Overview:
This is a predicted structure of a 267-nucleotide RNA (Bacterial large signal recognition particle RNA) from a Candidatus Bipolaricaulota bacterium.

RNA sequence: CCGUGCAGGCGGGGGGCUAGCGGUCCCCUGGAUCCACAACCCGCUCUAGGUGGAGCCGAUGGGCCUCCCGAGAGGUCGGGGAGACGGAACCGGCUGGGGCACCCCGGGCGAUGACGGUCGAGCCCCCUGCGACGCACACCGGUCAACCCCGCUAGGCCCGGAAGGGAGCAACGGUACGCCGGUCCCUGUGGGUGAUAGGGGACCCCUUGGCCCGAGCUCGGGCCCCCGGCGCGCCCGCUGAACUGACCCCGACGGAGGCCCGCACGG
Repeated sequence: CCGUGCAGGCGGGGGGCUAGCGGUCCCCUGGAUCCACAACCCGCUCUAGGUGGAGCCGAUGGGCCUCCCGAGAGGUCGGGGAGACGGAACCGGCUGGGGCACCCCGGGCGAUGACGGUCGAGCCCCCUGCGACGCACACCGGUCAACCCCGCUAGGCCCGGAAGGGAGCAACGGUACGCCGGUCCCUGUGGGUGAUAGGGGACCCCUUGGCCCGAGCUCGGGCCCCCGGCGCGCCCGCUGAACUGACCCCGACGGAGGCCCGCACGG
C1' cells in the first nucleotide's frame, strides 16, 4: 500500500405513554439510506435510546465533552375572563289574569243632532170583551133492554060447569141509559189560541216616535295600578377556555474551545 472480516455509524430534541428506558402518536428543528410491524401496542431493564429484513460507509471529515445563543415544549405562582353549573328574585326584559277615572294611539257613530232629560208605543206580567179552534151540553138521524122498561100479546098456564075473566114469555111496535154519525142556531167550558179591543201593573235592558238641550258617545290597544309566572339580562357562589406576566426545568438548529479516530487475518 492492497484485499477480507469485526467493533461502530447511516439525525436530534420536547410532550404524551410507562415503575422506568426507547419506538409507534403529537409538536419543534431542518435534510438526514430503504422496506415491514406496533395503543387493550411492540422491544427492553438503568452502559435500558425499537424489533426483523435489505443496502451503504467503515481513517471518511466523522464522533465525543464544556460553554454561549436559543426555536419550542413542560412545571409553579399570578393576571384575564369567553363559557358551563347552582342559587336568588330588588331592578330591567318577556309573559298570564284583572282594573283602567285622567292622558296617548287607532277604528266607528255624531250639527241630516251625540250624551242627557221628558212624554208615549212595543217587547214582559195579570184580568176582561170579541173572534178562531177543541170539548161538553143541546139539536137531527140511526142503533139500543132474555127478565128486574112500556104497549100489544099467538102458543102454553091459572080461575070457572059454561059464558067468560086474569097474569103473562117469545115475536112485533116503541122508549130510557148508552153508543155511532152529522150540525154549530142556543148554552157552558179550555189554553204556549189571535197582524183583535179595553183596563191594570212592571221596566227604563232593548226597539221605536214626538219634544227640550247642544258636543260628545262608543270599541280595541297603550300608559299606569294590582296579583302571579319564566329565569334572558343584572346580582351571588363555584368552576373555568383563549390570551398574557414572572420564575424554574429540558432544549433542536447555530457559534466558540478542547479531545478522539480502533481491532484481527492474508498478500